[in-house]
This record gives sequence, C1' cells and structure tokens, in this order.
RNA sequence: AAUUUAUAAAGAAGAGGCGAGAGACUAGGCUCUGAGACCCUCUGGCAACCUCCAAAAUGGUAAGGUGCCAAUUCCUAGCCCGGCAGCCGGGGCAUAUAAAUU
Repeated sequence: AAUUUAUAAAGAAGAGGCGAGAGACUAGGCUCUGAGACCCUCUGGCAACCUCCAAAAUGGUAAGGUGCCAAUUCCUAGCCCGGCAGCCGGGGCAUAUAAAUU
C1' cells in the first nucleotide's frame, strides 16, 4: 500500500507552543476561531478494536498495543431503488478506527 471483517446518534479535560485558518474529497449550508481555533508536546481522561476476566453473546477490565477526547462521520447531496415530483424513506459509495491476511 491492497483485501476482508466489525464498528461509527454514547463517552472523554487542562497547560505550554505556533500564528490563520479549520471542520476527510467535491458542491451547498452551518458551526469553531486573535477571549488564539487547527496542528504539535506534556499531563489527564474516554473505552471502539486487540489483550485480560467471563464457556459464548452480552458484560467487565484500563497494566499493555493502537485509537479517540466540538457539533450524528456537523448536516445535505455525489450511485441505485421506492414513494413522490417541493421532498421523504431505504440501501450503497466514500471516510475514519481496529484486527487478520497478502
């Protein structure tokens, strides 16, 4: 890097640094942001997966491996189906995380 499987309406802070944008892509919205966002570091926390307990599902654990800690993956659309022809519903695609394999 690729493939498969599972999950994604819950949960989770502070300080220091940087200095202008950020919220995955595209488009339309909406929100956060010099009272310093985003990102990085430290500490703290959450508990999605592995690990561990439990015969399994559920549930638990938080020592360890990743991960995560604004808003449903912030919302809608991107392709298909149905109802409708303003829209609504469902399924996908895509994205993110983990595990396994190549």